[in-house]
RNA sequence: UGAUCGCAGGGUGAUGGAGUUCACCUGAAACCGCUGUCCUACCUUUGGCCGGACAGAUGAUGACUCCUGGUAGCGG
Numbered sequence: 001u002g003a004u005c006g007c008a009g010g011g012u013g014a015u016g017g018a019g020u021u022c023a024c025c026u027g028a029a030a031c032c033g034c035u036g037u038c039c040u041a042c043c044u045u046u047g048g049c050c051g052g053a054c055a056g057a058u059g060a061u062g063a064c065u066c067c068u069g070g071u072a073g074c075g076g
Base pairs, nucleotide, nucleotide: 009026010025011024012023013022016067017066018065019064020063021062034056035055036054037053038052039051042048043047
């Protein structure tokens, strides 16, 4: 000086906050979901598929609980 490993801290897990817990990442990464249609690149071409656009469905959780916000129904 570099690589690897461990610990601590920090960050992330398709929409907010908090607690507990799990997983992942850690000087750049973890992460940035699904369905349909259209366009386009490519291919093993009556289909597959990178990327983009449009439309749609579920869910404020990675999991559990609580709070906040939103939506729907019923009752007062």
Predicted 3D model of a 76-nucleotide RNA (Fluoride riboswitch aptamer (crcB RNA motif)) from an Acidobacteriaceae bacterium. It matches the Rfam family "Fluoride riboswitch aptamer (crcB RNA motif)". Rfam links the family to the GO terms positive regulation of gene expression and response to fluoride. The coordinates come from a structure-prediction model, not an experiment, and the mean pLDDT is 77.